Predicted 3D model of a 530-nucleotide part of an RNA (small-subunit ribosomal RNA, 5' domain) from an uncultured bacterium. The RNAcentral record of the full RNA draws on ENA, Greengenes and SILVA.
Context: one part of a larger RNA
RNA sequence: GGAUGAACGCUGGCGGCGUGCUUAACACAUGCAAGUCGAACGGAGUUUUACUUAUUGAAGAAUAUAGCUUGCUAUUGACUGAUAUUUGUAAAACUUAGUGGCGGACGGGUGAGUAACGCGUGGGUAACCUGCCGUAUACAGGGGGACAACAGUUGGAAACGACUGCUAAUACCGCAUAAGCGCACAGUAUCGCAUGAUACAGUGUGAAAAACUCCGGUGGUAUACGAUGGACCCGCGUCUGAUUAGCUAGUUGGUGAGGUAACGGCCCACCAAGGCGACGAUCAGUAGCCGGCCUGAGAGGGUGAACGGCCACAUUGGGACUGAGACACGGCCCAAACUCCUACGGGAGGCAGCAGUGGGGGAUAUUGCACAAUGGGCGCAAGCCUGAUGCAGCGACGCCGCGUGUGGGAAGACGGUUUUCGGAUUGUAAACCACUGUCUUCGGGGACGAUAAUGACGGUACCCGAGGAGGAAGCUCCGGCUAACUACGUGCCAGCAGCCGCGGUAAUACGUAGGGAGCGAGCGUUGUCC
Numbered sequence: 001g002g003a004u005g006a007a008c009g010c011u012g013g014c015g016g017c018g019u020g021c022u023u024a025a026c027a028c029a030u031g032c033a034a035g036u037c038g039a040a041c042g043g044a045g046u047u048u049u050a051c052u053u054a055u056u057g058a059a060g061a062a063u064a065u066a067g068c069u070u071g072c073u074a075u076u077g078a079c080u081g082a083u084a085u086u087u088g089u090a091a092a093a094c095u096u097a098g099u100g101g102c103g104g105a106c107g108g109g110u111g112a113g114u115a116a117c118g119c120g121u122g123g124g125u126a127a128c129c130u131g132c133c134g135u136a137u138a139c140a141g142g143g144g145g146a147c148a149a150c151a152g153u154u155g156g157a158a159a160c161g162a163c164u165g166c167u168a169a170u171a172c173c174g175c176a177u178a179a180g181c182g183c184a185c186a187g188u189a190u191c192g193c194a195u196g197a198u199a200c201a202g203u204g205u206g207a208a209a210a211a212c213u214c215c216g217g218u219g220g221u222a223u224a225c226g227a228u229g230g231a232c233c234c235g236c237g238u239c240u241g242a243u244u245a246g247c248u249a250g251u252u253g254g255u256g257a258g259g260u261a262a263c264g265g266c267c268c269a270c271c272a273a274g275g276c277g278a279c280g281a282u283c284a285g286u287a288g289c290c291g292g293c294c295u296g297a298g299a300g301g302g303u304g305a306a307c308g309g310c311c312a313c314a315u316u317g318g319g320a321c322u323g324a325g326a327c328a329c330g331g332c333c334c335a336a337a338c339u340c341c342u343a344c345g346g347g348a349g350g351c352a353g354c355a356g357u358g359g360g361g362g363a364u365a366u367u368g369c370a371c372a373a374u375g376g377g378c379g380c381a382a383g384c385c386u387g388a389u390g391c392a393g394c395g396a397c398g399c400c401g402c403g404u405g406u407g408g409g410a411a412g413a414c415g416g417u418u419u420u421c422g423g424a425u426u427g428u429a430a431a432c433c434a435c436u437g438u439c440u441u442c443g444g445g446g447a448c449g450a451u452a453a454u455g456a457c458g459g460u461a462c463c464c465g466a467g468g469a470g471g472a473a474g475c476u477c478c479g480g481c482u483a484a485c486u487a488c489g490u491g492c493c494a495g496c497a498g499c500c501g502c503g504g505u506a507a508u509a510c511g512u513a514g515g516g517a518g519c520g521a522g523c524g525u526u527g528u529c530c
Base pairs, nucleotide, nucleotide: 001530002529003528004527006526007525008524009523010522013402014401015400016399017398018397019395020394021360026358027357028356030355031354032353035102036101037100040099041098043096044095045094046093047092048091049090050089051088054085055084059080060079064075065074066073067072068071109313110312111311118238119237120236121235122234123233124232125231128230129229133226134225135224136223137222138221139220141175143173144172150165151164152163153162154161155160181206182205183204184203185202187200188199189198190197191196211218212217239285240284241283246276247275248274251273252272253271254270255269256268258266288310289309290308291307292303293302294301295300315336316335317334318333319332338349339348340347341346366392368391369390370389374388375386376385377384378383405435406434407433408432415426416425417424418423439471441466442465443464444463445462449457474519475518476517477516478515479500480499481498485514486513487512488511489510495502496501
């Protein structure tokens, strides 16, 4: 000099873009962060409509009786039947606890562990898997038995159950269909560095399916290929210590069996006695790795915040289940520590998701708005969910931009400081005059982002008009390095200091003032790196 996820002191007008627990992977109140599909299924509830069961019965009214004004009054009331209630059936719409499907393996967080094929880079798999997606071919026949929900009984304070009975499906299970598919066996041809690979025909053997529909479609099964994502192996590289020199029994190799998607001591039985190491094994310490970032002319050194890729972890330790995929942050089981509830019998929990709280610390933000955009999950769709994300809030934490006025103005005013008392300086600085209107303030209009419609941001950005210099400057330094000097106070005191060094009565070095220098919404100090 440059840099910083910075902190501290003094000061502080605005905007844009970024960025913000580096410490306790410490403990967490509360809310939210993963659901969705009724076009898979049986129920349940609500509403509407139609029919129906049983009632109510406004109004109309055949008939009968009585009276007489012989066509009217009174009574009766078969029948029709508004309306209301009710039983059941059917249809439609909406909602949905349960069964079922897909997704909860993505997205989001953290860096504890890890010195390792973890990461980086370059290869390999003749040793592998791959839901959804794309292409192609073929198929979808016919049956069965359950279990939730529900009903009944019942246990428990709760969490949650137990028993009996009924029932549906794209849930579950057989059967059929099949050679072009898999596996096994031996054969021929071609190819390969080898284990072998590919093709062809043969024998034996084995495995599928589901429908729904608003008629537009959406799905199902098998196989092959692709795409995407993953798994494994190898070469090279990857911090410090020798005041760590020997380490190793599943250890090194073989045969066989098992296991896996797959190779392999991955696991096991037997056999052999190997394997690693001064080219640093083992042990110990430290550490996530990289693209990058900082610095430097470069070589190099330092670093791994934010953004992107990979890995690991999810209170601690262990385990598997489901599934295309996990040994699974907001799934399960066991153990441990901690916290909470309890009727003392027993239960519940996991912020290293977003906010937020306590604690630690020199130190790090709102319990905000919205799914409008981008993206993700589910769904035919409408749509629902999404603390991903888009935005807003807070912090000069960083970078960048802008402003705090402009021009004129000498009696070089007053005041301050200084003085050799003449003056000098502050200083065109101020006053005063004339202007301007960026930012700000007030009023009006008002987007792009998204259009067929839908805007959280937001009445924001931006534009127009009005007012008025009005609301907006500090910090450090002035002995040399190093730009900038005098006066007073102090008197080796008080103090300064990065180094050299200042201060003991004329201190340009301490303190204050005037003046000056530098940078400027910042300036200085401290820490760290080159």